Predicted 3D model of a 72-nucleotide RNA (transfer RNA) from Alligator sinensis.
The organism belongs to Alligator, within Eukaryota.
Rfam family: tRNA. Its family is annotated with triplet codon-amino acid adaptor activity in the Gene Ontology.
The prediction has a mean pLDDT of 82.
RNA sequence: UGGGAUGUAGCUCAGUGGUAGAGAGCAUGCUUUGCAUGUGUGAGAUCCUGGGUUCAAUCCCCAGCAUCCCCA
Numbered sequence: 001u002g003g004g005a006u007g008u009a010g011c012u013c014a015g016u017g018g019u020a021g022a023g024a025g026c027a028u029g030c031u032u033u034g035c036a037u038g039u040g041u042g043a044g045a046u047c048c049u050g051g052g053u054u055c056a057a058u059c060c061c062c063a064g065c066a067u068c069c070c071c072a
Base pairs, nucleotide, nucleotide: 002070003069004068005067006066007065011023012022013021018055026042027041028040029039030038048064049063050062051061052060
């Protein structure tokens, strides 16, 4: 310099054009003398940013940003 991949909850990751979930973590109820385990409940997300297409975009298109990989 050129090319490619990824970006979703504090963390690791799913997900699909019709407004988002799991695990583990956190808070809390029960269980225990207490802790752990088990079990129930709850909180926690502008789906990287900005445009475009669409009735509707996390998803499709374009540009940008960050990280990683390859070539030079």